This is a predicted structure of a 72-nucleotide RNA (transfer RNA) from Fructilactobacillus fructivorans. Rfam family: tRNA. Rfam describes the family as follows. Transfer RNA (tRNA) molecules are approximately 80 nucleotides in length. The coordinates come from a structure-prediction model, not an experiment, and the mean pLDDT is 82. Taxonomically the source falls in Fructilactobacillus (Bacteria, Bacillati, Lactobacillales, Lactobacillaceae). It is recorded under the gene name trnR.

RNA sequence: GCGCGUGUAGUGUAAUGGAUAGCACGUAAGAUUCCGGUUCUUAAGAUGACGGUUCGAUUCCGUCCAUGCGCA
Repeated sequence: GCGCGUGUAGUGUAAUGGAUAGCACGUAAGAUUCCGGUUCUUAAGAUGACGGUUCGAUUCCGUCCAUGCGCA
């Protein structure tokens, strides 16, 4: 340099083009406890960036960025 794949909360992941983007772990607060752990309740937190298509995009298309694999 070329080709292919991947990119979603702090981490791991789900979501036929259509409900407020779901779940687990973690974090914070509260309940419980003499304190902690366990358990229960609640809360915060995400679609890599910019455009395009569409009534509607995490999903489809383009460019870029990051990363992995292969070829040279």